[in-house]
Molecule: SAM riboswitch aptamer (S box leader)
Organism: soil metagenome
RNA sequence: CAUCUAGAGGGGUGGAGGGACUGGCCCAGUGAAGCCCCGGCAACCAUCGCGACCGCAAGGUCGAGACAGGUGCCAAAUCCAGCAGGCGAGCGCGGUAAAGCGCCUGGAAGAUG
Numbered sequence: 001c002a003u004c005u006a007g008a009g010g011g012g013u014g015g016a017g018g019g020a021c022u023g024g025c026c027c028a029g030u031g032a033a034g035c036c037c038c039g040g041c042a043a044c045c046a047u048c049g050c051g052a053c054c055g056c057a058a059g060g061u062c063g064a065g066a067c068a069g070g071u072g073c074c075a076a077a078u079c080c081a082g083c084a085g086g087c088g089a090g091c092g093c094g095g096u097a098a099a100g101c102g103c104c105u106g107g108a109a110g111a112u113g
Stems, first nucleotide, its partner, number of pairs: 001113004009038005017027003021082004039074003044070002047066002050063005078109001083106006
């Protein structure tokens, strides 16, 4: 700096944890994490050409595509929220404010490249 509501799991081993953190809510002896094997998803990097533009050229930028060599990933939206702002509904009735709830926007944190 870019992306994060898409996509993709079986076996062996292991034996109680796991989903980063906190709060929720989930997953887990019908077998968690970890490790091994096999399989799959995906186009960030690399590679391959195509188009447009820039450039004297070398080359560069953008767009669409192919491809699994390097990473990554294969419960739930990054599982949800966390901080700030806006809007809304509603609490017997009317008014006001805060908290809470819902939606939206931005941010933080995190993950991957």